[in-house]
Context: one part of a larger RNA
C1' cells in the first nucleotide's frame, strides 16, 4: 500500500513452509523350528535404557554483589551502638526469579501410493513364462498422510460473531500517544491496569530467611556466659487496603 468498496473488536479454516519421525540390551516363544554335531533362529509380545526433543522448578542441587549472622585489619572524638574501605574484605546460611546434573511428557500404532524384490492368471511360442504382453496382488527406517509449530501479500488476498455510522463540520464503536505497570523486553513490539480502579508504590497480615537484637539484670578479676528472647531484623512471592501515583491530549 494492497486485500472492488464504510469503519471496527474478536475468534477462525489451511493452500503452504517447518519441525520430529534415532537406537540398544534383556526376557518369554525357545534350547524350539533347522542341523550329523557344533550351534542355533524368522515372526509375535512384554521390560528396562542410551541419545535427542519439549516442557515445569514440586522434589534433590546451583546461582542468589536483595537478605540474615559470625569475622579479620583499619578509619569515623575514647569505649558502646552503628557504620566507611579493603575482590560483596573474607566464612556460613539463604527467599523470589533464574537454572541442571532435578522432575514430567514425547520419541509411532495405523493409513495411502510405490522401490529393489516376489507372486497370480497368461499368450505370442497347444508346453513353459510374475509382463523383456494385456489383466490383477503383496511389498521398505525411505515418499504422502497421520503427530508438532507457524500460517490469508493463499494478490485465487478466504470465513464466522459482535458494535458503530451513514453529505459536511463534531462526533461514534474504536485506536493511538500519555501515563502506573509486568512472568514482555536492547528500542520498538506484546501482555495487564488507568478511579465505574487493586496496575505499581507505602502501610497490614501471612508465609519464608537468618539464628537468639539493642539496652538492661544476674554470675565471673576478666575474656565471657545466662536470662529478658524460637529474640531482633529482613522478606523480590501471596491476601488485604484507595494512604501515594495512574494526569492530560489526539485520531476517527
Nucleotide at each position: 500500500c494492497g486485500u472492488u468498496u464504510g469503519g471496527a473488536u474478536u475468534c477462525u479454516u489451511g493452500a503452504g513452509a517447518g519441525g520430529a519421525u534415532u537406537u540398544u540390551g534383556c526376557c518369554a516363544c525357545a534350547g524350539u523350528a533347522c542341523g550329523a554335531g557344533a550351534g542355533g533362529a524368522c515372526c509375535u509380545g512384554g521390560c528396562a535404557g542410551a541419545g535427542g526433543a519439549g516442557a515445569u522448578c514440586c522434589c534433590u542441587g546451583g546461582u542468589g554483589u536483595g537478605c540474615c549472622a559470625g569475622u579479620u585489619g583499619u578509619g569515623g572524638a575514647a569505649a558502646a551502638a552503628c557504620u566507611g574501605c579493603a575482590u560483596u574484605g573474607c566464612u556460613g546460611g539463604g527467599u523470589a526469579g533464574c537454572u541442571a546434573u532435578a522432575u514430567c511428557u514425547c520419541u509411532u500404532g495405523g493409513u495411502g501410493a510405490u522401490a529393489a524384490g516376489u507372486a497370480c492368471u497368461g499368450a505370442a511360442a497347444g508346453c513353459a513364462u510374475a509382463u523383456u504382453a494385456a489383466g490383477u496382488a503383496c511389498g521398505a527406517a525411505g515418499c504422502a498422510u497421520a503427530c508438532c509449530u507457524c500460517a490469508a501479500g493463499a494478490u485465487a488476498a478466504g470465513g464466522a460473531a459482535u458494535c458503530c455510522c451513514c453529505a459536511u463540520u463534531u462526533u461514534a464503536a474504536g485506536u493511538c500517544c500519555c501515563c502506573c505497570g509486568g512472568a514482555a523486553g536492547a528500542u520498538g513490539a506484546c501482555c495487564g491496569g488507568g478511579u465505574u480502579g487493586a496496575u505499581a508504590g507505602a502501610c497490614g497480615c501471612a508465609u519464608g530467611a537468618u539464628g537468639u537484637a539493642a539496652g538492661g539484670a544476674u554470675g565471673g578479676u576478666a575474656a565471657c556466659a545466662u536470662u529478658u528472647u524460637u529474640a531482633g531484623u529482613c522478606u523480590a512471592c501471596g491476601c488485604g487496603c484507595a494512604c501515594u501515583a495512574a494526569u492530560g491530549g489526539a485520531c476517527g
This is a predicted structure of a 252-nucleotide part of an RNA (large-subunit ribosomal RNA, domain VI) from a soil metagenome. Its Rfam family is "Bacterial large subunit ribosomal RNA". Its mean pLDDT, the model's own confidence on a scale to 100, is 85. The full RNA is in RNAcentral, with records from MGnify.